[in-house]
RNA sequence: UUAAACCUUCGGGGUUAGGUGAAAGUCCUGACCGGCGGUAAGGUUGAUGCCAAGCCCGCGAGCCCGUGUUAAGGGUUGAUCCGGUUAAAGUCCGGGGCCGACAGUUAAAGUCUGGAUGGGAGAAGGUUUUA
Numbered sequence: 001u002u003a004a005a006c007c008u009u010c011g012g013g014g015u016u017a018g019g020u021g022a023a024a025g026u027c028c029u030g031a032c033c034g035g036c037g038g039u040a041a042g043g044u045u046g047a048u049g050c051c052a053a054g055c056c057c058g059c060g061a062g063c064c065c066g067u068g069u070u071a072a073g074g075g076u077u078g079a080u081c082c083g084g085u086u087a088a089a090g091u092c093c094g095g096g097g098c099c100g101a102c103a104g105u106u107a108a109a110g111u112c113u114g115g116a117u118g119g120g121a122g123a124a125g126g127u128u129u130u131a
Base pairs, nucleotide, nucleotide: 001131003129004128005127006126007125008124009123010122015030017029018028019027031111032110033100034099035059036058037057038056042051043050044049054098055097062076063075064074065073080096081095082094083093084092102114103113104112
């Protein structure tokens, strides 16, 4: 270093302000947030490298089916345009836009409360074995 098994730890952020109203963090104006892996013409370094996407590819949670119960398995699962540069832009630069499970609630929720001290993509470290 390769492959396998196992162990430990870690593993999600966000309504300040105004309006209407009997009542809204749920409506309206405005504000704020962006899990994990991959990719990257950018950034950084002397170099190896390292960093860089909510809306490009994939995954996860949720929901539905399945089941005596659980599980396996299956299904479902949001959103990007314009201009510039270029050989090439989904990624760079500039500008604008859009999206966000289920249940609950004096009133409709990405941001409140709850399932959840849960689950989890995965990340880091370690042990044993294998080549």
Description: FMN riboswitch aptamer (RFN element) from a Clostridiales bacterium, 131 nucleotides, folded computationally. Its Rfam family is "FMN riboswitch aptamer (RFN element)". For this family Rfam cites "Regulation of riboflavin biosynthesis and transport genes in bacteria by transcriptional and translational attenuation" (Vitreschak et al., Nucleic Acids Res, 2002).